[in-house]
Molecule: transfer RNA
Organism: Minisyncoccota bacterium
RNA sequence: GCCUCGUUAGCACAACGGCGAGUGCACCUGUUUAGUAAUCAGGUGACGAGGGUUCGAUUCCUUCACGAGGCU
Numbered sequence: 001g002c003c004u005c006g007u008u009a010g011c012a013c014a015a016c017g018g019c020g021a022g023u024g025c026a027c028c029u030g031u032u033u034a035g036u037a038a039u040c041a042g043g044u045g046a047c048g049a050g051g052g053u054u055c056g057a058u059u060c061c062u063u064c065a066c067g068a069g070g071c072u
Stems, first nucleotide, its partner, number of pairs: 001071007010025004018055001027043004048064005
């Protein structure tokens, strides 16, 4: 230098182009207990950045950034 894959919540992951973007753990509040933990109920929190296609983009195209692997 070239090719492929990835980037979604604090962490690990989902999401036929049209859902209110979900799940588990964690966190917060309440419940419960003599108290702590556990249980149960509720809640906060995310689509890497820019541009394009489309009526509509987390999803398709493209550039950049970062990470992983491969080729020379």